[in-house]
A computed fold for a 178-nucleotide RNA from a Frankiales bacterium, annotated as c-di-AMP riboswitch aptamer (ydaO/yuaA leader). The sequence was found by an Rfam model in a public genome assembly. Rfam family: c-di-AMP riboswitch aptamer (ydaO/yuaA leader). About the family: This family represents a conserved RNA structure found upstream of the ydaO and yuaA genes in Bacillus subtilis and related genes in other bacteria. The ydaO/yuaA element is thought to act as a genetic 'off' switch for the ydaO and yuaA genes in its native state. It is believed that the element may be triggered during osmotic shock leading to activation of ydaO, a predicted amino acid transporter gene, and members of the yuaA-yubG operon which code for KtrA and KtrB K+ transporters.
RNA sequence: CGCCGAGUCCCGUCCCCGGGUGCGAGUCGAUCUCCCCUGGGACGGGAGCGGGGGACCCACACGUCCCACCGGCCCCGAGAGGGGCCUCGGGGUGAAGCCGCCUUCCUCGCAGGAGGGAGCGGCCGGGCGAUCCCCUCGCCCGAACCCGACAGCUCACCCCGCAGGCGUCAGGGAAGGA
Numbered sequence: 001c002g003c004c005g006a007g008u009c010c011c012g013u014c015c016c017c018g019g020g021u022g023c024g025a026g027u028c029g030a031u032c033u034c035c036c037c038u039g040g041g042a043c044g045g046g047a048g049c050g051g052g053g054g055a056c057c058c059a060c061a062c063g064u065c066c067c068a069c070c071g072g073c074c075c076c077g078a079g080a081g082g083g084g085c086c087u088c089g090g091g092g093u094g095a096a097g098c099c100g101c102c103u104u105c106c107u108c109g110c111a112g113g114a115g116g117g118a119g120c121g122g123c124c125g126g127g128c129g130a131u132c133c134c135c136u137c138g139c140c141c142g143a144a145c146c147c148g149a150c151a152g153c154u155c156a157c158c159c160c161g162c163a164g165g166c167g168u169c170a171g172g173g174a175a176g177g178a
Base pairs, nucleotide, nucleotide: 001167002166003165004164008047009046010045011044012043013042014041015040016039018037019036020035024034025033026032048162049161050160051159052158053157058152071086072085073084074083075082076081089150090147091146092145093144097123098122099121100120101119103118104117105116106115107114108113124142125141126140127139128138129137131175133173134172135171136170
């Protein structure tokens, strides 16, 4: 300086490293005290960016009958109910998703079979190639985490985050800028 990402900017206070010097200051002098500057950190305030919850309306649902389900464990309570832990139900952030399989492994099951992981294939989604846009070409990514039985959208309103990880530079066209 640049990239992924919301993960940035401003002000103030304090702390730390380094520098300015005796033609920055106090002091007789100084290794002491103060002042100024770059950088880093903490805290407080503000701006901005990102996310979640949350009405009417809309959507879903709502007609009759049958079946199945409304999870698991623990504690308190006579019960209603309350509290805690968990996750192959459901949901959230994110590009990180859908379908198939002739292959393989695991779990459940008496079996039929069901579910999950890996691998392969198809469709689809995302990033980079240094002004921005378009085309072509090339190289990559399709993870991870969270909530905790529960949530559609959603004005007001309420709440949360501002991390972490890295090192690219091909061609053509158009516009703009210096």